[in-house]
Molecule: transfer RNA
Organism: Parcubacteria group bacterium RIFCSPLOWO2_01_FULL_48_18
RNA sequence: GGGCGAUUAGCUCAGUGGUAGAGCGCUUCGUUUACACCGAAGAGGCCGUAGGUUCAAUCCCUACAUCGCCCA
Repeated sequence: GGGCGAUUAGCUCAGUGGUAGAGCGCUUCGUUUACACCGAAGAGGCCGUAGGUUCAAUCCCUACAUCGCCCA
C1' cells in the first nucleotide's frame, strides 16, 4: 500500500427498513438469625463518528476512526 471482517447496556452477544432485546453483572424488595440460592421489581444503550438514500435507518450506500485477520 491492497483485500476482508468487527464496532449495539458494565461484560458476552442477538436484532436483514417501522422510534432496541437476552444472559451474566448492578440496585431495591421478599425469603433467611445472617450470607448464599431462589422469587419479584427496577436502573442502565438516541446502536463508533460524519454525510447520503428513504415517509421512516441499528439495518442500505459513502467516507473517516479504532480493533483483528490475510496478501504484498